[in-house]
Context: one part of a larger RNA
């Protein structure tokens, strides 16, 4: 000098930041991922209309609206944490002629003809529940057969190349589609192929901890051939063959640790560090596994096993806060079970809109940084009081009183935003703000409501009195205290900093 700090004393206001560093310990409760009726059959509930009557019920219609269901997209983002990891995990620079990429953008072409189911519904069973079985009916942008298709794919010829990139010819296999909506050929979709963008996978050079009281390590090990697997290279896996591969330029083992941009310190070189914010990685009660999908081996999905908790009719079931709040526990120590989707962004939707503990805000904490205030001018009988005294006085001290002013901030009254652009409609003096009656502005009364903390032997700015008597105590180092202690305690005075001041811890 610095800090995500803690502790002690003290505390007026505001702005901007920041806040479980410990138990990746266990979690009550609520919320954190839905949306689309312009894909579909439809109508549980409500609204509206009609009819009937028992006057608040029954039946029918509508599709304003929409529970549950089929279907589509999303749920792989966003948010959290740092346990593991010494590794192509990260940083940086390359390669991919070894690769994939939903939604988005551009280009080209197409969007044809059939079929059978199934959920919901209705009927009927089992179960305490979670849930689940049978029968029957029905729809689609769900599923599926055929047609067509340049190209895609496979084989092969020529050309070209750096090897599987590219151009071109021949033959062949199997392979597409979906509709909805509008007053309207209006809009949104669907299929195939090529390109782009974005994102991702794999791979390589170099770089960054400690330890030799770890010196040898290795059998899918190192390489080859054939095969399998993957989007893709590869011992990634497998069969056979060879005997290799790494290592004192530190292999192997052990310990510790997420990495970086950065941050702190320092003149720099360097040293330390990785909290907030941003990028990458890993993880989601512990371990294992795959499914779906463009993308996961998936925090709020599934299956199995373990530990734990809960429900149970004892047969069986349910759960996962390292999301936001919150609780217990641990700890020196770290916040509200708040408001809103108004803005920014995200998901779905043609849109209106819905959802969004992302985010925007508010609350709590002097935890940090910054700013402001606690008044200003005059005022000597140098008042009273306190303290000291050589008893003369000195000091507190222009300090107070008194007088003349000012009113920041806080208080009260009034007014009152920017952030709002989109978007929508009946196109006009139209509607949309959580924060917030906040900030700001104007007015108002009165010096009125607002100062402490540490130190005073030397280092180190600042001295006297009393008490105590090697006691009580102080102390960063040297050291003070055993009867005149500037070093302990108290008081007066002084010094330093100031809404803070000290102490402790850690780093330079």
């Nucleotide at each position: 000098g610095a800090c995500g700090a803690a502790c002690g004393c003290u505390u007026g206001c505001g702005g901007c930041g920041u806040g479980c560093u410990u138990a990746a310990c266990a979690c009550a409760u609520g919320c954190a991922a839905g949306u689309c009726g312009a894909a579909c059959g439809g109508a549980a509930a409500g609204g509206c209309c009609c009819u009937g009557c028992u006057u608040g019920c029954a039946g029918g219609g509508u599709g304003c609206u929409c529970g549950a269901g089929u279907g589509g997209c999303g749920a792989a983002c966003g948010g959290g944490u740092g346990a593991g990891u010494a590794a192509c995990a990260c940083g940086u620079g390359g390669g991919u002629g070894a690769u994939c990429u939903g939604c988005c953008c551009c280009u080209u072409a197409c969007u044809u003809u059939g079929g059978g189911a199934u959920a919901a519904g209705c009927c009927u069973g089992g179960g305490a529940a979670a849930c689940u079985g049978g029968g029957u009916c029905u729809a689609a942008u769900a599923c599926u057969g055929g047609a067509u298709a340049g190209g895609a794919c496979c084989a092969u010829g020529c050309u070209g190349u750096a090897g599987g990139u590219g151009g071109u010819g021949u033959g062949g296999u199997g392979g597409a589609a979906a509709g909805a909506u509008u007053a309207g050929u209006u809009u949104c979709g669907g299929u195939a192929a090529g390109g782009g963008a974005c994102g991702a996978g794999c791979u390589c050079g170099c770089g960054g901890c400690c330890u030799a009281u770890c010196a040898g390590c290795u059998u899918g090990u190192u390489g080859g051939u054939g095969g399998g697997g993957u989007a893709a290279u590869g011992g990634c896996c497998u069969a056979c063959c060879a005997a290799g591969g790494c290592g004192c330029c530190g292999a192997c083992g052990g310990g510790u640790a997420g990495c970086c941009g950065g941050c702190c310190u320092g003149a720099g070189a360097g040293g330390g560090u990785g909290g907030a914010c941003g990028g990458c990685c890993a993880c989601a009660u512990u371990g294992g596994g795959a499914c779906u999908g463009a993308g996961a081996u998936a925090c709020g999905g599934c299956c199995c096993a373990g530990a734990c908790u809960c429900c149970u009719a004892c047969g069986g079931g349910a759960g996962g806060c390292a999301g936001c709040a919150g609780u217990g526990g641990g700890g020196a120590a770290u916040a509200u079970u708040g408001c809103a989707c108004a803005a920014u962004g995200g998901g779905c939707g043609c849109a209106a809109g819905c959802c969004u503990g992302a985010u925007g805000c508010a609350g709590c904490g002097a935890c940090g940084c910054c700013g402001c205030g606690u008044g200003g001018g005059g005022g000597a009988u140098g008042a009273c009081g306190g303290c000291c005294u050589u008893c003369g006085g000195g000091u507190u001290g222009u300090a107070a009183a008194c007088u003349c002013c000012u009113u920041u901030c806080a208080g009260c009254c009034a007014u009152g935003a920017c952030g709002a652009a989109g978007c929508c409609c009946u196109u006009g003096u139209g509607g949309u703000g959580a924060c917030g009656g906040u900030a700001g502005u104007g007015g108002u009364a009165g010096a009125a409501g607002a100062a402490g903390c540490a130190c005073c032997g030397g280092c180190u700015a600042a001295c006297u009195a009393c008490g105590u008597g090697c006691c009580a105590g102080c102390a960063g180092c040297c050291g003070c205290g055993g009867u005149a202690a500037u070093a302990c305690g108290u008081a007066g005075g002084g010094u330093g900093c100031g809404a803070g001041c000290g102490u402790u811890g850690u780093c330079c």
Molecule: small-subunit ribosomal RNA, 5' domain
Organism: uncultured bacterium